Molecule: small-subunit ribosomal RNA
Organism: uncultured organism
RNA sequence: GCAAGUCGUGCGAGAAAGGGCUUCGGCCUGAGUACAGCGGCGCACGGGUGAGUAACGCGUGGAUAAUCUACCUGAGAGUGGGGAAUAACCUCCCGAAAGGGAAGCUAAUGCUCCAUAAGACCACGGCCUCUUCGGAGGCAGAGGGAAAAGCUGGCCUCUACUUGUAAGCUAGCGCUCACAGAUGAGUCCGCGUUUCAUCAGCUUGUUGGUGGGGUAACGGCCUACCAAUGCGAAGACGAAUAGCUGGUCUGAGAGGAUGAUCAGCCACACUGGCACUGAAACACGGGCCAGACUCCCACGGGAGGCAGCAGUGAGGAAUAUUGGUCAAUGGGCGAAAGCCUGAACCAGCGAUGCCGCGUGAGUGAUGAAGGCCCUAGGGUCGUAAAGCUCUGUGGAUGGGGAAGAAAAAACCUAGUUCGAAUAGGGCUAGGCCUUGACGGUACCCAUUUAGCAAGCACCGGCUAACUCUGUGCCAGCAGCCGCGGUAAGACAGAGGGUGCAAACGUUGCUCGGAAUUACUGGGCGUAAAGCGCGUGUAGGCGGAUUGGUAAGUCAGAUGUGAAAUCUUUGGGCUCAACCUGAAAACUGCAUUUGAAACUGCCUUUCUUGAGUCAUGGAGAGGGAAGCGGAAUUCCUGGUGUAGAGGUGAAAUUCGUAGAGAUCAGGAGGAACACCUGUGGCGAAGGCGGCUUCCUGGCCAUGUACUGACGCUGAGACGCGAAAGCGUGGGGAGCAAACAGGAUUAGAUACCCUGGUAGUCCACGCCGUAAACGAUGAGUGCUAGAUGUCGGGAAUAUGACAUUCUCGGUGUCAAAGCUAACGCAUUAAGCACUCCGCCUGGGGAGUACGGCCGCAAGGCUAAAACUCAAAGGAAUUGACGGGGGCCCGCACAAGCGGUGGAGCAUGUGGUUUAAUUCGACGCAACGCGCAGAACCUUACCCGGGCUAGAAAAUGCAGGAACCCGACAGAAACGUUGGGGUGCUCGAAAGAGAGCCUGUAUCCAGGUGCUGCAUGGCUGUCGUCAGCUCGUGUCGUGAGAUGUUGGGUUAAGUCCCGCAACGAGCGCAACCCCUGUCCUUAGUUGCUAGCAGUUCGGCUGAGCACUCUAGGGAGACCGCCGGCGUUAAGCCGGAGGAAGGUGGGGAUGACGUCAAGUCCUCAUGGCCCUUACGUCCGGGGCUACACACGUGCUACAAUGGCUGGUACAAAGCGCUGCGAACUCGCGAGGGGAAGCUAAUCGCAAAAAACCAGUCUCAGUACGGAUUGCAGUCUGCAACUCGACUGCAUGAAGGCGGAAUCGCUAGUAAUCCCUGAUCAGCAGGCAGGGGUGAAUACGUUCCCGGGCAUUGUACACACCGCCCGUCACACCAUGGGAGUUGACUGCUCCAGAAGUGGCUGUUCUAACCCGCAAGGGAAGUAGGU
Repeated sequence: GCAAGUCGUGCGAGAAAGGGCUUCGGCCUGAGUACAGCGGCGCACGGGUGAGUAACGCGUGGAUAAUCUACCUGAGAGUGGGGAAUAACCUCCCGAAAGGGAAGCUAAUGCUCCAUAAGACCACGGCCUCUUCGGAGGCAGAGGGAAAAGCUGGCCUCUACUUGUAAGCUAGCGCUCACAGAUGAGUCCGCGUUUCAUCAGCUUGUUGGUGGGGUAACGGCCUACCAAUGCGAAGACGAAUAGCUGGUCUGAGAGGAUGAUCAGCCACACUGGCACUGAAACACGGGCCAGACUCCCACGGGAGGCAGCAGUGAGGAAUAUUGGUCAAUGGGCGAAAGCCUGAACCAGCGAUGCCGCGUGAGUGAUGAAGGCCCUAGGGUCGUAAAGCUCUGUGGAUGGGGAAGAAAAAACCUAGUUCGAAUAGGGCUAGGCCUUGACGGUACCCAUUUAGCAAGCACCGGCUAACUCUGUGCCAGCAGCCGCGGUAAGACAGAGGGUGCAAACGUUGCUCGGAAUUACUGGGCGUAAAGCGCGUGUAGGCGGAUUGGUAAGUCAGAUGUGAAAUCUUUGGGCUCAACCUGAAAACUGCAUUUGAAACUGCCUUUCUUGAGUCAUGGAGAGGGAAGCGGAAUUCCUGGUGUAGAGGUGAAAUUCGUAGAGAUCAGGAGGAACACCUGUGGCGAAGGCGGCUUCCUGGCCAUGUACUGACGCUGAGACGCGAAAGCGUGGGGAGCAAACAGGAUUAGAUACCCUGGUAGUCCACGCCGUAAACGAUGAGUGCUAGAUGUCGGGAAUAUGACAUUCUCGGUGUCAAAGCUAACGCAUUAAGCACUCCGCCUGGGGAGUACGGCCGCAAGGCUAAAACUCAAAGGAAUUGACGGGGGCCCGCACAAGCGGUGGAGCAUGUGGUUUAAUUCGACGCAACGCGCAGAACCUUACCCGGGCUAGAAAAUGCAGGAACCCGACAGAAACGUUGGGGUGCUCGAAAGAGAGCCUGUAUCCAGGUGCUGCAUGGCUGUCGUCAGCUCGUGUCGUGAGAUGUUGGGUUAAGUCCCGCAACGAGCGCAACCCCUGUCCUUAGUUGCUAGCAGUUCGGCUGAGCACUCUAGGGAGACCGCCGGCGUUAAGCCGGAGGAAGGUGGGGAUGACGUCAAGUCCUCAUGGCCCUUACGUCCGGGGCUACACACGUGCUACAAUGGCUGGUACAAAGCGCUGCGAACUCGCGAGGGGAAGCUAAUCGCAAAAAACCAGUCUCAGUACGGAUUGCAGUCUGCAACUCGACUGCAUGAAGGCGGAAUCGCUAGUAAUCCCUGAUCAGCAGGCAGGGGUGAAUACGUUCCCGGGCAUUGUACACACCGCCCGUCACACCAUGGGAGUUGACUGCUCCAGAAGUGGCUGUUCUAACCCGCAAGGGAAGUAGGU
């Protein structure tokens, strides 16, 4: 700004601009138009919103015999005669304005009076019909009061004046009364309609009656009086939330959620109240009052209500144009034209939703370039692109171009009707004419160029889709599980891929999945869940039978269940979405007709459920009174003397003032041994000496009685262990609290000594327990076996016993059930009835509220917040200061050590330029290292090199190579000389190999990661275990086998067995050693023979020893015993050896992220004139200290001196090196022999014999140090080994603790080897001498098997609880403060309606000549 006006055919009044004419006075037109007024109709529709409302508000079906209805339709009757005003208008006045006042004029379809009028209305009585008996409908009788308005068109048949008009006639539209219909509305009723019982009692107009009032109408709707009712567990009252429905979303359905658009109903219109007008309103764009807010103002006073359409502000995560048109549909008014219409139809904005379409199609391999990846070969993006050949939807340009329109009025024609009418009007049919906002839109044609048109999310699993790089528990991701700590498919980027596509993701909400509230369709022994138990009210459920009824039930019919939606099937837009015709459906409600099986109700019977009676029976069933003995304690007395008591051991304690012990007597309280029993009784809690009294229940038998009297049981009521509370008693023992003594790190505990409440009795509370069978009560049905308690029957006996049966109480077990464990006629089976209870863990059985209690506390019972689990049963392991069996130098029994000393060696630490690195309980520490002076060497300092010390290729030069010189610490650098080879070729030259230079692919790294790896190794452990196939069992994880009874060193073997077999391990096969045989005898041997230098030296021999090849032998084979006749064990014989003869090698599945990137190999990362490489020197050898492993000792079983024996196994040519000789000695010289059963190292040592030392820091011990030497080596200073002389330390057998060993072992004694120039107290081997002890498996450690518990599974080095500290989240309390809702009481009181009054004022009607009065009304008052 617009959204409600319209009618001049109801009425009066009535302009102006402009135009034309003019004699300039004006006239005509505009125009009876506009504006305004009276009057009529409309404004109660249409449009908006959902605040309120838990209600007859809505839905559905009824009722109205308790009602109204303008306009519309049908049919009936009528429309006569008067009167008085008033707005507009004009004049004046007040006010800023809005607006108002006074006087005067005037009309009507405005108002009003009179007439007429019907059972329409009122009062009176009557008849008929229906009736739910209240009443309703119809008919007529006499009486009473009540109505109206005109307007427009036409005509002259009749009348009057006589052009034609009027009366009149006629047509149409109106008006009045009454009836009916249609439509709409009011009211009442049945049923349905959210959550909370932590809202349980509510109610005074409240419930009913009578009279009256009021309404269109019933009614406490209102009022007076009377009565005191009425509602409520089937939820009253209260609180919270909410418009209801058709429908919508979801779902297989049942349901659940929801109430936008469209449609029906309701409510509301700034907030609250009120009425007026009207047919209808208590009225969205009407009125009055009050309030809040906004605006105007001259401060006196006024104006306003977008939850109409647009639009603005604010709020918010968020929601559009101040558009066009009445062309269509519809509405209001009008006779109509028409006017109005933000209803409506259109357009605009928004990918908000649904639907459709496009962004191109074909061909195209040098698989282009480029990107990414790569095992470096290639792969992939990818026919994708480019290129070539086409198409033209959409867009753009040009052209054509709709349907949506049906009309109405006027006119023409025809018919019909009213009429006196050829007039006119109404109605019907046909003709003619006009009307499009959207919009030049949809659509069609042509032209144009592949040109202008693809994104979003995701790629660890769920869930389709994988790589690289970066990052390094950071940055970040995340719906759940969870990713990220240096190789991230999970973060970020990239390449690639997957999904959807003009969209794709995210967030929010709802349903589903969720059988996770279970009606369909769940559960309650142990997972959440049976009230502690009974009696019993309401309620629910209920045996057999007869007849009836028809409430439930079933069937049919009728009405309704609005339309739209959904479904089916047609049609229309090119298709679809969408629109539309028809059908079906709307599972409901009501009425009615029928059926009668079942349930209900009434009724007739019955006995089986239930009860009664009779006869018997068992019992710790309950209550009361009395009695009894044993024991404890105390008291008195006697005897008697030093302890008693108590404990793991003690102490506190008692006792010489006489305890404890013992005897006698007495007092008092409490409890009742044996019997005693998964025996009995009771509803449960519970009940135990004996006797008596009172009393409840149960069982059996009996065919006597009643005749369904039954079951369950919300509330309610009662009972209810122990502890606790109150009052009064009692108190022996026991014993919370408390005290003391012990234990202990502590010990507010366990143990001990005392000890008070309490325990006991009476009365009264409390009302809870693992009150448990963790299993509610009742009934019926469903294999058995076997105990036991109480009764009965049969048979039978001397007595027992046996069989059957009823009722209890146990065990095992079938079917079935169960997640499994388990239950199983005493069900957790199969069914029915009723009650209680559960819905993830924690918060919490807590807070608040209520009820109970003296208190303690009980009953009922949440939420915020927080977690992703909590839980059950079973399985496999692991673990246990669980139990059982067994083994091991594991303990014990022994022998010798370590730990104390000195030294050696390794480690830690410290130090240092560096003291390279690794190894860390056993299982690192004489370990890597079988040997660091340089080298090694990885470390440090210094000096050098940069394709490098080695390898590959190309090119150039040179043979290679050898010998010097200078400088230097050396590496390295500079420089001189010698030298020319091999193959092919006639030669020139080429080639192989080597050296140098240069270039390239690159080398190199003992740099990091053993938690990226291979390989190798350690360890449990040489422990006896670890598995598989098939079968069987179990829902499954898994079990069985592999467990059990024996036995073994052994999962070794035997027997048994739902197992039968098999594999890796054990054992054996392999090596050494012990006996014998055989073969072979040199370098070995020598019995006999011969020789001899007297040495197996030589001949000879191979017998023996020995050597090294092959065999034999031992197997519980034989005998006896034990054992199960087995496996096997014990003993014996024989035998060299006897039960694995002894020793070695050999290490199952796996564990320890064990060790090693510094043996080697290797992924990734890092360095590249250095983290590579060469050289000199230093370091790894340091030294306050600590530890490990060793050596030597501390001495007489010894030391020293001298003498005399006896090994094995090895090693040796850059080697071992004899004899001989020199040196005190290490060693030197020397060179024989030996490539080794030949020669050498090589002396074995302890032992034995003789002597000496005589218990001491020594004739023990040898460290340390000095001097002098030897050897190796380029070189012994840092830093070697050895020798001689001298020196001669600690140490007198070692604290706590700890190690090895079971027989040729420990102990002790030497020898050899590897490494190695040299260096051994270490390591690896060899032999010599050669013990002690083992009762035994209780304990410590480790291990094996089966079993048991488990809240552990990274597996006890586990898991886990509480306080405290800090930060954060949520909740509670808190001096108070504030808002909303609400109870009771009081004060004031607007507008308005009603009553009364009405002194103010008043035209119509009446009386009256008039004045005036009356009637009626009105302001005001109340």